[in-house]
Molecule: SAM riboswitch aptamer (S box leader)
Organism: uncultured Saprospiraceae bacterium
RNA sequence: UACUUAUCCAGAAAGGUCGAGGGACUGUGCCCUAUGAAGCCUUAGCAACCUGUUCAUUGUGAAUAAGGUGCUAAAUCCUGUCCCGAGAUUUCGGGAAUAGAUAAGUU
Numbered sequence: 001u002a003c004u005u006a007u008c009c010a011g012a013a014a015g016g017u018c019g020a021g022g023g024a025c026u027g028u029g030c031c032c033u034a035u036g037a038a039g040c041c042u043u044a045g046c047a048a049c050c051u052g053u054u055c056a057u058u059g060u061g062a063a064u065a066a067g068g069u070g071c072u073a074a075a076u077c078c079u080g081u082c083c084c085g086a087g088a089u090u091u092c093g094g095g096a097a098u099a100g101a102u103a104a105g106u107u
Base pairs, nucleotide, nucleotide: 002106003105004104005103006102007101008100013043014042015041016040017039021032022031023030025080027078029077044072045071046070048069049068050067051065052064053063054062055061056060076099081096082095083094084093085092086091
């Protein structure tokens, strides 16, 4: 890299450096950004997965801690592909798929 499984409506900052973009992809969307983007460094925090501890335990669940990854604007910001319902140009609600992100395992 690829594959499998699970989760994604919650949560969580500041300083330094740097100097113009960023929010994965699509868009006659929208938002953040010189009151400093992204990146890098440091500290802090959150608690998604694994792990530890406790309780329960058929399957497994809950609480807690913060060791390993991770994460710390907006629902994965919205949207797209399909289906259903209402509406009947627009639109709204629900579901699924694809894609993405993260973790664990396998290769």